Molecule: c-di-GMP-I-GGC riboswitch aptamer
Organism: Desulfosporosinus hippei DSM 8344
RNA sequence: AACGAUAAUAGCAAACCUGUUGAAAAGCAGGGACGCAAAGCCACGGGUCUAAGGUCUUCAGACUAUGACAGCCGGGUUGCCGAAA
Numbered sequence: 001a002a003c004g005a006u007a008a009u010a011g012c013a014a015a016c017c018u019g020u021u022g023a024a025a026a027g028c029a030g031g032g033a034c035g036c037a038a039a040g041c042c043a044c045g046g047g048u049c050u051a052a053g054g055u056c057u058u059c060a061g062a063c064u065a066u067g068a069c070a071g072c073c074g075g076g077u078u079g080c081c082g083a084a085a
Stems, first nucleotide, its partner, number of pairs: 003082002011036002016031006034071001040077003044074003047069003053064004
């Protein structure tokens, strides 16, 4: 460098519940653990979600990110441990 144990040490926390912020997606805090070797960080590429505002409008809706997701896949960046191959 690469790789990843039924190792050691520490860590994170899905669903769900409560509170709270938000138009929503979702975020944050507490509880809770399905999982995670980057489930640390960055929306850069793809993807997904939402649609307040905006545009269109047959007035029912459609489209749209400047919003969100890093626990969807790549990429970038930082980092703990060290059996085997």